Small-subunit ribosomal RNA, central domain from Olea welwitschii, 350 nucleotides, folded computationally. RNAcentral holds the full RNA, with entries from SILVA.

Context: one part of a larger RNA
RNA sequence: UUGGGUGUAAAGCAUCUUUAGGUAGCUUUUUAAGUCCGCCGUCAAAUCCCAGGGUUCAACCCUGGACAAGUGGUAGAAAUUACCAAUCUGGAGUACGAUAGGGGCAGAGGGAAUUUUUGGUGGAGCGGUGAAAUGCAUAGAGAUCAAAAAGAACACCAACGGUGAAAGAACUCUAUUGGGCCGACACUGACACUAAGAGACAAAAGCUAGGGGAGAGAAUGGGAUUAGAUACCCCAAUAGUCCUAGCCGUAAAUGAUGGAUACUAGCUACUGUGCAUAUCAACUUGUGCAGUACUAUAGCUAACGCAUUAAGUAUCCCACCUGGGGAGUACAUUUGUAAGAAUGAAACUC
Numbered sequence: 001u002u003g004g005g006u007g008u009a010a011a012g013c014a015u016c017u018u019u020a021g022g023u024a025g026c027u028u029u030u031u032a033a034g035u036c037c038g039c040c041g042u043c044a045a046a047u048c049c050c051a052g053g054g055u056u057c058a059a060c061c062c063u064g065g066a067c068a069a070g071u072g073g074u075a076g077a078a079a080u081u082a083c084c085a086a087u088c089u090g091g092a093g094u095a096c097g098a099u100a101g102g103g104g105c106a107g108a109g110g111g112a113a114u115u116u117u118u119g120g121u122g123g124a125g126c127g128g129u130g131a132a133a134u135g136c137a138u139a140g141a142g143a144u145c146a147a148a149a150a151g152a153a154c155a156c157c158a159a160c161g162g163u164g165a166a167a168g169a170a171c172u173c174u175a176u177u178g179g180g181c182c183g184a185c186a187c188u189g190a191c192a193c194u195a196a197g198a199g200a201c202a203a204a205a206g207c208u209a210g211g212g213g214a215g216a217g218a219a220u221g222g223g224a225u226u227a228g229a230u231a232c233c234c235c236a237a238u239a240g241u242c243c244u245a246g247c248c249g250u251a252a253a254u255g256a257u258g259g260a261u262a263c264u265a266g267c268u269a270c271u272g273u274g275c276a277u278a279u280c281a282a283c284u285u286g287u288g289c290a291g292u293a294c295u296a297u298a299g300c301u302a303a304c305g306c307a308u309u310a311a312g313u314a315u316c317c318c319a320c321c322u323g324g325g326g327a328g329u330a331c332a333u334u335u336g337u338a339a340g341a342a343u344g345a346a347a348c349u350c
Base pairs, nucleotide, nucleotide: 004321005320006319007304008303012318015200016199017198021194022193023192025088027086028085031082033081034080035077036076038074039073040072041071042070049065050064051063052062053061054060091191092188093187094186096183097182099180103177104176106174107173108172109171110154114150115149116148117147118146119145120144121143125136126135163168206247207246208245209244210243211242215241220236221235222234223233258317259316260315261314262313263312266295268293269292270291271290272289273288274287275286276285299306300305323350324349325348332343333342334341335340
């Protein structure tokens, strides 16, 4: 390499868009490149195979003959792949009518809580823990009432629910904007699938610059605990957490399950939407499409389990794996302000 694999044993890129490439609907023609078939040439000798002969046999040697594959030429076939020309509507898309949604972005508004400040009342503790202490407090704390300010997050509703490619996204309202699903079947007429490279987006932490800083809080200081305690517990508290403009590009980025298409028993529940039934109306019952769950047959699986949302049966395309350690390390390159990231070995060892 082939073969075999990738939920959990090694292995699915975090996710999406798209170029090259690969693959690809129906019908009727054309050509004959792939494909199939006939004939001819070539494919050195030796070797291998078959037949015969020689050495007393054999190894060995001699004579003759091919098979198969490759390659060139030539006469044909046209189902299939491809090409040419034309058609179709089922795949795909556009327009139309409705609809659900924490989808994105921007602006405005809101209340609860917390902390701080000011003022009133009041007068000795508060706070914290397993127990304490550090800490706060007669310069009036804690408690309570009133007022003001600030920043961050949005209780209930809330769900086995909805939405987004993923990351994610939830107080309320407004503007703007992307996508989905359903219906009807008007239009285009294969315009499709996948996707190396490339690009976009990407939690938290971290970085640069400028703001902001209530709460909680790495580092750090103190108090405890302890043999010690660079911890767990307590009192404080900086960076950061928040906003704006950039960078970084990683996560157990998980469904540990790449995408697309088709097919293969059911039951139950929920979401969106249509049809029929029912009705004054809302319910009801049956059913179609799209999604989300639970359970279970066939089948699959090493088992666990998966099971129409497949890990079943098939096709296409991409990515990845090949014993453990060394090692996601070294070197080199690209990238980044840096931290690092991406690509990524070997010696040696078991």